[in-house]
C1' cells in the first nucleotide's frame, strides 16, 4: 500500500428490512440458623461513529474509527 473478516446491555452470544432475544453477572423476595443451591420478580444495549437508500435499517449502500487475518 492492496484485500478480507468482525464491532449488539457489565461479560458471552442470537437477531440478515417491521416495536432488539437468551445465558451469566447484578438488585429484591421465598426457602435456610447463616451461606450456597433451587424457585419467583426485577435491572440493563436508540446495535462502533457519521451520512445515504427505504413508509420503515442492528440488518442494505458509502466513508471513517477500532481489533484480527492474508498479500506486498
Nucleotide at each position: 500500500a492492496g484485500g478480507g473478516g468482525c464491532g449488539u446491555c457489565g461479560g458471552c452470544u442470537a437477531g440478515u428490512g417491521g416495536c432488539a432475544a437468551g445465558c451469566c453477572a447484578c438488585g429484591g423476595g421465598u426457602u435456610u440458623u447463616u451461606g450456597a443451591u433451587a424457585c419467583c420478580c426485577g435491572c440493563g444495549a436508540u446495535c462502533g461513529u457519521a451520512g445515504g437508500u427505504u413508509c420503515g435499517a442492528a440488518u442494505c449502500c458509502u466513508a471513517c474509527c477500532g481489533c484480527c487475518c492474508c498479500u506486498a
Molecule: transfer RNA
Organism: Bradymonadia bacterium